[in-house]
């Protein structure tokens, strides 16, 4: 340098164009307990950046950025 793949809460991971972006762990609050742990309930937190297509984009297209794979 060519080609391919990936990018979503703090972390991991769903969501094949549509009503509130869901779940687990972790964080916070409460219940329970003499205390701790465990358990239960509630709660905050995310779509890599820019542009395009569309009535509507996490999803499709283009460019870029970052990471990974492969060929040279």
């Nucleotide at each position: 340098g060519g080609c391919c793949c990936u990018a979503u809460c703090g972390u991991c991971u769903a969501a094949u164009g549509g009503u509130u972006a869901g779940g687990a762990c972790g964080g916070g609050a409460g219940c329970u307990u003499c205390u701790c742990a465990a358990g239960c309930u509630c709660u905050a937190a995310a779509u890599c950046g820019g542009g395009g297509u569309u009535c509507g984009a996490u999803u499709c297209c283009c460019c870029g950025u970052a990471g990974g794979g492969u060929c040279a």